Record summary:
The RNA shown here (SAM riboswitch aptamer (S box leader)) has 100 nucleotides and comes from a Solirubrobacterales bacterium. The source organism's lineage runs through Bacteria, Bacillati, Actinomycetota, Thermoleophilia and Solirubrobacterales.
RNA sequence: CAUCUAUCAAGAGCGGUUGAGGGGCCCGGCCCUGUGAUGCCGCAGCAACCGAGCGGGAGUGAUCUCCCGGCAACGGUGCUAACGCCGGAUUCGAUGGAGG
Numbered sequence: 001c002a003u004c005u006a007u008c009a010a011g012a013g014c015g016g017u018u019g020a021g022g023g024g025c026c027c028g029g030c031c032c033u034g035u036g037a038u039g040c041c042g043c044a045g046c047a048a049c050c051g052a053g054c055g056g057g058a059g060u061g062a063u064c065u066c067c068c069g070g071c072a073a074c075g076g077u078g079c080u081a082a083c084g085c086c087g088g089a090u091u092c093g094a095u096g097g098a099g100g
Stems, first nucleotide, its partner, number of pairs: 001100001003098006013043005021032003024090001026088004044080003049076003053071002055068005084092001
């Protein structure tokens, strides 16, 4: 990075630094913002996608495989204004997993 796949109405903020924009782009709205946008860093938290663990269930002779809006939160990510802010448009995007 081509490609495939799942999710995107729940949940969770403080500090340091930066210093003017931000909410993807376009049209129309609405909202946040010098009482500090955005980016970066630290700490804290949320969630439970993947790995490890535990429990329950199903199948198999067995190795083992599968299932659960199961438990938990050790590891890898992610996320922490508003439904991906709303309507329309778009070969849009974000994140996880698979993958050569």
Of the family's consensus pairs, 96% are formed in the model.